The RNA shown here (transfer RNA) has 73 nucleotides and comes from a Bacteroidaceae bacterium. It was read from a public genome assembly.
C1' cells in the first nucleotide's frame, strides 16, 4: 500500500426482512441449609468501536476514520 473478516453488559457470544437489545458465567439481594457450596427467585448492569449519511425510525444500510486478525504485494 491492497483486500476480507470483527468491534454490543465486568467477561464469552446472540440478535431473522431496519421497528426501540438478550443469554451464559460473574456481581448484589433473597430464600433454601445448623453452616458454606451447589441448586432456585430477583435486581442492577449498555452513549451497540468513533464521526456523518439515508430513513418517520438503524446493532442491522451507505461512507469516512480508528483499533484487531487473516491474506495478498
Nucleotide at each position: 500500500g491492497c483486500c476480507a473478516c470483527a468491534a454490543u453488559a465486568g467477561c464469552u457470544c446472540a440478535g431473522u426482512c431496519g421497528g426501540u437489545a438478550g443469554a451464559g458465567c460473574a456481581u448484589u439481594u433473597c430464600a433454601u441449609u445448623c453452616g458454606u457450596a451447589a441448586c432456585g427467585a430477583a435486581a442492577a448492569g449498555g452513549u451497540c468501536g468513533u464521526g456523518g449519511g439515508u430513513u418517520c425510525g438503524a446493532g442491522u444500510c451507505c461512507c469516512a476514520c480508528u483499533c484487531g486478525u487473516g491474506g495478498c504485494u

Taxonomically the source falls in Bacteroidaceae (Bacteria, Bacteroidota, Bacteroidia, Bacteroidales). Rfam family: tRNA. It is annotated as a transfer RNA.